The RNA shown here (SAM riboswitch aptamer (S box leader)) has 90 nucleotides and comes from Salimicrobium album. The source organism's lineage runs through Bacteria, Bacillati, Bacillota, Bacilli and Salimicrobium. Its mean pLDDT, the model's own confidence on a scale to 100, is 81. Rfam family: SAM riboswitch aptamer (S box leader). Rfam's curators write: The SAM riboswitch is found upstream of a number of genes which code for proteins involved in methionine or cysteine biosynthesis in Gram-positive bacteria.
[in-house]
């Protein structure tokens, strides 16, 4: 790449750089953006799954690790062999 699980109404932003788009695709709507979008960086933040401690009749905790993640229900409704994140098989 694929495939099996499981989650996806909780929860967390300022700085710089950049310069126009962004919310995944399709429709159909709504919203973010020159008071600075994406993308890249720096720091800080969150705690969702492994893993580690600590704790326990039972549930939790800590942010130490390995990833995520940090406008809006995966923004919202329809569709699709959709997406995304962990873990796990190969």
């Nucleotide at each position: 790449a694929u495939c099996u699980u499981a989650u996806c109404g909780a929860g967390a932003g300022a700085g710089g750089u950049g310069g126009a788009g962004g919310g995944g695709c399709u429709u159909g709507g709504c919203c973010c953006g020159a008071u600075g979008a994406a993308g890249c960086u720096u720091c800080g933040g969150c705690a969702g799954c492994g893993g580690c401690u600590c704790a326990u009749g039972u549930a939790g905790a800590g942010a130490c690790u390995g990833u995520g993640c940090c406008a809006a229900u995966u923004c919202c409704a329809a569709g699709a062999a959709a997406g995304a994140u962990a873990a796990g098989a190969g």